[in-house]
RNA sequence: GCGGUUGUGGUCUAAUGGUUAUGACAGUGGCUUCCCAAGCCACUGAUCCGGGUUCGAUUCCCGGCAACCGCACCA
Numbered sequence: 001g002c003g004g005u006u007g008u009g010g011u012c013u014a015a016u017g018g019u020u021a022u023g024a025c026a027g028u029g030g031c032u033u034c035c036c037a038a039g040c041c042a043c044u045g046a047u048c049c050g051g052g053u054u055c056g057a058u059u060c061c062c063g064g065c066a067a068c069c070g071c072a073c074c075a
Base pairs, nucleotide, nucleotide: 001071002070003069004068005067006066007065010025011024012023018055027043028042029041030040031039048064049063050062051061052060
């Protein structure tokens, strides 16, 4: 350099062109408990960046960035 895959809260992850983006862990507060752990309830917080298509994009298309894999080059 070329090709492919992936990119969603602090971490992991689901989802589908359409109501307020799912769940778990974590964090905060509360209940319970003599205390801790466990359990229960509530809250906090996310679609990598830009553009396009569309009534509507996290999803589809284009470009970029990053990570991984393969190939190529290599004095």
This is a predicted structure of a 75-nucleotide RNA (transfer RNA) from Candidatus Methanoperedenaceae archaeon GB37. Its mean pLDDT, the model's own confidence on a scale to 100, is 81. It was read from a public genome assembly. Rfam family: tRNA. Gene Ontology term of the family: triplet codon-amino acid adaptor activity.